[in-house]
This is a predicted structure of a 347-nucleotide part of an RNA (small-subunit ribosomal RNA, central domain) from an uncultured bacterium. Rfam family: Bacterial small subunit ribosomal RNA. Gene Ontology terms of the family: ribosome and structural constituent of ribosome. The full RNA is in RNAcentral, with records from ENA, Greengenes and SILVA.
Context: one part of a larger RNA
């Protein structure tokens, strides 16, 4: 090198766009670079292997053949790939109506609820819990009326739904805005697929600066528990949780399932369009979401047109467990740190 693999066993980069690079739809013509076929000519000799001979055999050694899978010239061939021209629509895109969504970004605005103020009634408990206690309360708590301030999320609707590459995204309205998805038919004409570097996005949590600051709540203080109790309950409480702007780039970033096309039984919801009919509907097509299943596949569990089936095209990753996603270097970061990533030794 050739071979195996990747849902749970070692293994899909979190996600996306994308430069090189690999791969590439249909017809025709040339052209012959890959490609095939002949011929030349070269590929020393010895080895090596076959066949024969020569030392008494053997090693050796003589002779012939065979190989030397390769180069380089030449003469054809044209199905494939390349490569130049011309055509096409079935792959990809644009236009056009349309309807759907918690897609995104800014803005305003709304009601419950917690908390704190202030004011009425009102009296002794009130929290809390398995029991409690630590707290809070005759300086009037809790409970209840009203009035007010602030920030923070948005019950019902709610669904096994939707949107969106992925993280995600939820009161209402406005305004800007991104994508799918059906239709019809038209327009361009291979404009396509993947993607090493690269580039953007990326929950929480933590970081800087400046605000905010109602709730819950790491760290911290008490009380309980226990044999201790640096916990699990419980009272309280600071970062933290929220805004803006700039870092940080990590997750069971999960379907533990790369991306794209293509084939390959069905049965049954539901979401968004469209047809057609005999219109509470029924059948039919197109795109999402689930549930069950044929064949097939799998160690097995299970996967099944949303494959993990049957194929092809690219990309990334695995190669016994610990040592270790760790040391040292490098890159990156303001720092935590993260990325890349060994080996001694050991079973």
């Nucleotide at each position: 090198c050739u071979g195996g693999g990747c849902g749970u066993a070692a293994a899909g980069c979190g996600u996306a766009c994308g430069c090189a690079g690999g791969c590439g739809g249909u017809c025709g013509u040339g052209a012959a670079a890959g490609u095939u076929a002949g011929a030349a000519g070269u590929g020393a000799a010895a080895g090596c292997c076959c066949c024969g001979g020569g030392c008494u055999u053997a090693a050796c050694c003589c002779g012939g053949g065979a190989a030397u899978u390769g180069c380089u010239u030449u003469u054809a061939a044209a199905a494939c790939u390349c490569c130049a021209c011309g055509a096409c629509u079935a792959g990809a895109a644009u236009a056009c109506u349309g309807g759907a969504g918690a897609g995104g970004u800014u803005g305003g605005c709304g009601g419950a609820a917690u908390u704190c103020c202030g004011a009425g009634u009102g009296u002794a408990g009130a929290g809390g819990u398995g029991a409690a206690a630590u707290u809070c309360g005759c300086a009037g708590a809790u409970a209840u009326u009203c009035g007010g301030a602030g920030g923070a999320a948005c019950a019902c609707c709610a669904a096994u739904g939707g949107c969106g590459u992925a993280g995600g995204c939820a009161g209402c309205c406005a305004a800007c805005u991104g994508g799918a998805c059906a239709g019809u038919u038209a327009u361009u004409g291979a404009c396509g697929c993947u993607c090493a570097g690269g580039u953007a996005c990326g929950a929480a949590a933590g970081c800087g600066u400046g605000g905010g600051g109602a709730u819950c709540a790491a760290a911290c203080a008490g009380g309980a528990u226990u044999a201790g109790a640096u916990a699990c309950c419980c009272u309280g409480g600071u970062a933290g949780u929220c805004c803006a702007c700039g870092c940080c780039c990590u997750a069971a970033a999960c379907g533990a399932u790369g991306u794209g096309u293509g084939c390959u039984a069905g049965u049954u919801g539901u979401c968004g369009g469209g047809g057609u009919c005999u219109u509470a509907g029924a059948c039919u097509u197109c795109g999402g979401u689930g549930a069950c299943g044929c064949a097939g596949c799998u160690a097995a569990c299970g996967c099944u047109u949303u494959a993990a089936g049957c194929a092809c095209a690219c990309c990334g990753c695995c190669u016994g467990g610990g040592g270790a996603g760790u040391a040292c270097g490098g890159u990156c970061g303001c720092a935590a740190g993260a990325u890349u990533a060994a080996a001694a030794c050991u079973c």